Source information
This is a predicted structure of a 72-nucleotide RNA (transfer RNA) from a Minisyncoccota bacterium.
């Protein structure tokens, strides 16, 4: 320098055009003498950034940024 893939909650990941989810973690409550397990609830993300297409974009297109791999 060229190519491909990835970027969504604190972490690991779903979500292929119609009101953003799960597991773990955190907090609160229940249970217990107490802790753990278990049960219930809550908080937490305008989806890397910008522009475009569309009635409507996390999802499609372009550029930028960051990461991984391959080629040279």
């Nucleotide at each position: 320098g060229g190519a491909u893939c990835c970027g969504u909650a604190g972490c690991u990941c779903a979500g292929u055009g119609g009101u953003a989810g799960a597991g773990c973690g955190u907090u609160c409550g229940g249970c217990u003498u107490a802790c753990a397990u278990c049960c219930g609830a809550a908080a937490g993300g305008g989806c890397a950034g910008a522009g475009g297409u569309u009635c409507g974009a996390u999802a499609c297109c372009u550029c930028u940024c960051g990461g991984a791999u391959c080629c040279a």

NCBI's taxonomy places the organism under Bacteria, Bacillati, Minisyncoccota. Its mean pLDDT, the model's own confidence on a scale to 100, is 82. The sequence is in RNAcentral, with records from ENA.